Predicted 3D model of a 478-nucleotide part of an RNA (small-subunit ribosomal RNA, 3' major domain) from a Candidatus Poribacteria bacterium.
[in-house]
Context: one part of a larger RNA
């Protein structure tokens, strides 16, 4: 000086309380653990491992695991000697392919010779997702967006070391005052970026239609216009500025006015000195060890999806504030060329024709869903629930046995009628609860990461649980 305490004081935070809505009970989806297996490749393991690396395991991917079949200077780089002249592709045939073995075709510059490129031999070397995150770099989590972490100089202690940074007020903040052996700085806070919420100017196409005019079965469909919507650029706007109260004449807090918005408007990026010998040598990099006819490469098929069990985290549910049926409205962000795929037309569908548009504010993906109007069921394992099965398509793809999504017909499952102990999430456009899009992708989401539609309850408080911060006190730790 620290860490620590079922020591004290002060403070915070969906920590608790007060609310909603879940998990723990079901049935399925996913990941683990555990048995199993030829192999069920590997890491991750309290919070901070378990829908996590995985933004896509039929082959490929993935010798990264298991069985068989090959290779051996190699799938890939440099180059060194010496040989040769083509590789490539086709075509037979073995073969599960990799290959192999024949046939066939077939080089280029200058030019005695050489030298590009490719083959064959050599040998230096290549290759290794072999292994050590406790050898490392890089780059991530976590404390924690928590308010704290240090410096210089004085000074003050023999010295570690203090002081500053502790007091009194405040603040979301070591935020800012006012005090003081201090003075002052630095990295954090704040602010400066970007999105949103209001006005303004510009600017008018693909975007928009208030007026005028034309036209249509309708439709900004034309001509036209810039007013409004909306686009994107600039710019205003908010600072406790004003008023009144409180405070120590401060810093501030209260209430009020204006305002589109008040006291940080809302959300996002931004992560201090540091802990955890925290995580990755299987993203990449690299230091040591090791393998070198194999721990390297290439190829079939098989595993990674096995299945008394056990656990996370999800989905669907169990019902009338619903189920089914017709009808009828409103979005926002996205992505489209080996793409998105319009009208028509066949099909109960999944989908098939089939071709118009559109490198896209033009054309498509596209319907939005809940909602609203009408029926209908009438409390029950049902017109709930859809698990499982069968059968009979579809659609990527060499190829859906093992192990794809979907689609009709049939089946119609449960310790399912709200779920024990315990346990998560949230304070407002939040929770719930409703649909859309995108990535990854040949094809496969109940995950992921966005979008907007509907939109609640509640917050007395701070004893107490959890973490954390500041003062203090005690200690036989360090």
């Nucleotide at each position: 000086u620290g860490a620590c305490g079922g020591g004290g004081g002060g403070c915070c935070g969906c920590a608790c309380a007060a609310g909603c809505g879940g998990u723990g009970g079901a049935g399925c989806a996913u990941g683990u653990c555990g048995c199993u297996u030829a192999a069920u490749u590997c890491g991750a393991c309290g919070c901070a491992a378990c829908g996590c690396g995985a933004a896509g395991a039929a082959c490929c991917u993935u010798a990264a695991c298991c069985a068989g079949g090959g290779c051996u200077u190699g799938a890939c780089a440099u180059c060194u000697u010496a040989g040769u002249g083509a590789c490539c592709g086709c075509c037979a045939u073995a073969g599960a392919a990799a290959u192999a073995u024949g046939g066939u075709u077939u080089u280029c510059c200058c030019u005695u010779g050489g030298g590009a490129c490719g083959c064959u031999a050599u040998g230096a070397c290549a290759g290794g997702u072999a292994c050590u995150g406790c050898a490392u770099g890089g780059c991530u989590g976590u404390c924690g967006u928590c308010a704290g972490c240090u410096c210089g100089u004085g000074u003050c202690g023999u010295g570690a070391g203090a002081u500053g940074u502790u007091g009194g007020g405040u603040u979301a903040a070591g935020u800012c005052c006012c005090g003081c052996a201090a003075c002052g700085a630095g990295c954090g806070c704040a602010a400066c970026c970007c999105c949103u919420g209001u006005c303004u100017u510009u600017a008018g196409u693909u975007g928009c239609c208030a007026u005028c005019a034309g036209g249509u079965a309708a439709u900004g469909c034309u001509g036209g216009g810039g007013a409004c919507u909306c686009u994107a650029a600039a710019g205003a706007g908010a600072c406790c500025g004003c008023u009144g109260g409180u405070g120590a004449c401060g810093a501030g807090c209260c209430a009020g006015a204006g305002g589109a918005a008040g006291g940080u408007g809302g959300g996002g990026a931004u992560g201090a000195c540091g802990u955890c010998a925290a995580g990755u040598c299987c993203g990449c990099a690299u230091g040591g060890u090791c393998c070198u006819u194999a721990u390297g490469c290439c190829c079939u098929g098989g595993g990674c999806u096995g299945c008394a069990c056990a656990c996370g985290u999800g989905c669907u549910a169990c019902a009338a504030u619903g189920g089914c049926c017709g009808g009828u409205a409103c979005a926002g962000a996205g992505g489209g060329a080996c793409g998105c795929c319009a009208a028509a037309c066949c099909g109960c569908g999944a989908g098939g024709u089939g071709g118009a548009g559109c490198a896209a504010a033009u054309c498509c993906c596209a319907a939005a869903a809940a909602g609203c109007c009408g029926g209908c069921c009438c409390c029950a394992g049902u017109u709930c629930g859809g698990a499982u099965u069968g059968c009979a398509g579809u659609c990527u793809g060499c190829a859906a046995c093992u192990c794809g999504a979907c689609u009709g017909c049939a089946u119609g499952a449960a310790u399912g009628u709200u779920g024990g102990a315990a346990u998560c999430g949230c304070u407002a456009g939040u929770a719930a609860u409703c649909g859309c899009g995108g990535a990854u992708c040949a094809g496969c989401a109940u995950g992921c990461c966005g979008c907007g539609g509907u939109g609640a309850a509640u917050c007395c408080g701070u004893u107490c649980c959890c973490g954390g911060c500041c003062c203090u006190u005690g200690u036989a730790c360090a």
The source organism's lineage runs through Bacteria, Bacteria candidate phyla and Candidatus Poribacteria.
The coordinates come from a structure-prediction model, not an experiment, and the mean pLDDT is 81.